Notes
A computed fold for a 95-nucleotide RNA from Sinomonas notoginsengisoli, annotated as SAM riboswitch aptamer (S box leader). The prediction has a mean pLDDT of 84.

[in-house]
RNA sequence: GAACCAUCCCGAGCGGCUGAGAGAUCUGGAUCCGUGACGCCGCAGCAACCCGGGCCCCCACCGGCCACAGGUGCUACUGCCAGAAGCGAUGGCGA
Repeated sequence: GAACCAUCCCGAGCGGCUGAGAGAUCUGGAUCCGUGACGCCGCAGCAACCCGGGCCCCCACCGGCCACAGGUGCUACUGCCAGAAGCGAUGGCGA
């Protein structure tokens, strides 16, 4: 963020700061929340999308495994559920 591709019922929380609403929009429902939610920061963790590395398949490709360095991402509830609108998020990619 103009387009395109993939994924979105698995998994993984503590501390500090702040202080009122929060989970993308609308309607309805069910939830979380001054016993401090949401958010920000730190640490820890989860996962395996990308890059590198290691192992297996005789070599290469493809594929699978590891989660070791790096870039992201994520860590209440199925994107919370249903409907509407096809929107949104993340990664790759990239005008």
The model forms 96% of the base pairs in the Rfam consensus. The source organism's lineage runs through Bacteria, Actinomycetes, Micrococcales, Micrococcaceae and Sinomonas.